[in-house]
Overview:
This is a predicted complex of two RNAs, RNase P RNA and transfer RNA, with 392 nucleotides together.
RNA sequence: CAGGCGGGACGACCUGUCGCUCCCGGUUUGACUGGGGGAGGAAAGUCCGGACAGGAAAGGGUACCCCGCUGCGGAAAUCGCAGAGGGGAGAAAUCUUCUGAUAUCCGUAACAGAAAACAACCGCCUUCCUUGAAGGUAAGGGUGAAAAUGUAGGGUAAGAGCCUACAACCUGCAGCGGUGACGUUACAGGGGUACGGAUCCGGGGCCUGCAAGACCAAAUAUACUGGCAGAUGAGGGCGACCCGUCCGAUGCCAGGGGGUAGGUUGCGAAGAUAAAUGACAGGAUAAAACAGAAACCGGCUUACGGUCCCGCCUUUUUU
RNA sequence: GCGGAAGUAGCUCAGUUGGUAGAGCAUUAGCCUUCCAAGCUAAGGGUCGCGGGUUCGAACCUCGUCUUCCGCU
Repeated sequence: CAGGCGGGACGACCUGUCGCUCCCGGUUUGACUGGGGGAGGAAAGUCCGGACAGGAAAGGGUACCCCGCUGCGGAAAUCGCAGAGGGGAGAAAUCUUCUGAUAUCCGUAACAGAAAACAACCGCCUUCCUUGAAGGUAAGGGUGAAAAUGUAGGGUAAGAGCCUACAACCUGCAGCGGUGACGUUACAGGGGUACGGAUCCGGGGCCUGCAAGACCAAAUAUACUGGCAGAUGAGGGCGACCCGUCCGAUGCCAGGGGGUAGGUUGCGAAGAUAAAUGACAGGAUAAAACAGAAACCGGCUUACGGUCCCGCCUUUUUU
Repeated sequence: GCGGAAGUAGCUCAGUUGGUAGAGCAUUAGCCUUCCAAGCUAAGGGUCGCGGGUUCGAACCUCGUCUUCCGCU
C1' cells in the first nucleotide's frame, strides 16, 4: 500500500426572499407587528420493561405464564459491560452459538438394523453331533444421526473393565488461584447412551391500556323534589282559529342528579385535532441514503448512499 | 395511535408431546352415455409467506422479517 476485523462520531452548512405551526408581548380586537421554539438515529417494528391511570383484591397456596452459567451496573427488561466452560467459522485480528438439575418420575429415539437400552443377525467357541439344535460370547462384520470408553498386555474353550498399565469421562474429598462461574494439582471411587419434558429446583408475574382516565357540560328525554290545575273534564286528535264531535288522566311551571354531543385536561423547553416543521435563488455544485413525531421514559431489533476518527490482524501476492 | 389474530395444493381447510404433508371441491385422463351432466377409477399439482438458528431430522421449537385480517373513538 492492499485486504480484513472491532469500536466511536456525523446524517449537511451559510446568506437572502416568500411561506407554515405553537408560545409570549404590543397595537388593539377577528388583522397587523416584535421576540422566541419547531423531527430522528432510527421518530419505524410494537419485540421487552417501566412510569402513569382505571378496575379487581384480607392473607397464604395450587394452577397458568415468563426467566435460568458468573460478577457488576440498572427502577426493571428477550437490557448493558466484563468474564467462565463446551461447540463451530477463520491464516489471524476476531466473530458466532449453547449453558439451572438428571437424584427422582415420565417420554422419545422415525426409516434402516438382530438389537435404540438389561442388545445374539452373521461371525467366533463348546457340547450333542449329518442337515441342524442348545448354550457361551459384545473382540470382528453389517445398519444407523447415534451401538455400550480407547490403546497395549495378561487372561480364556472363545471372549469380555474380567484383570493390569496409560489415556479420556463422571463423582467425591483435600490443597492452591479467583469476589464468582471455574481453573489446576493430588488422592479415592465408578462403569448400558443421547435428547428432552406437561418432571424436579430457584426466581419473578393480578387484568386492561392515554381511544387509559379526570373535570366542565347544551338540546331532547327523564329518576327524584316542590308548587298549581284536573272526572264540575286537565290535556290531546279532526291541516290555522271558533263551534261541534271523538278519546279520557294526567298536564303545566320551577328545582334537580346521572349520562350524551361538545369543550378543557391528561400534553411535555417541537407538539396539533385536519394536524405545522417547507419552497426558491446564490455560495466552484452534486444534496442525492433510510425515513418523517400524535401520551411519556429506558432498551432491543430492523432499514440506511456517503464522510471522518481510533485500535488491531497479515494466508497468498507486490514494493 | 393502542391492542389482538392468521399465512399449508387453483379455492376452503386438517395436520401435537419434531419422524419426511393430507381431505373436500376444482383440473387432467380413462370408463359409463347417442351426447352432456351425475357416477366410478386413476393421475398430476406443495420452496408449508420469506430468511437465519437449534436438532441426526423442522409445517411444528426459536429469532428476525413481510403480507393480510380483526377490535377499541
It holds a member of the Rfam family "Bacterial RNase P class A". It is annotated as a ribozyme.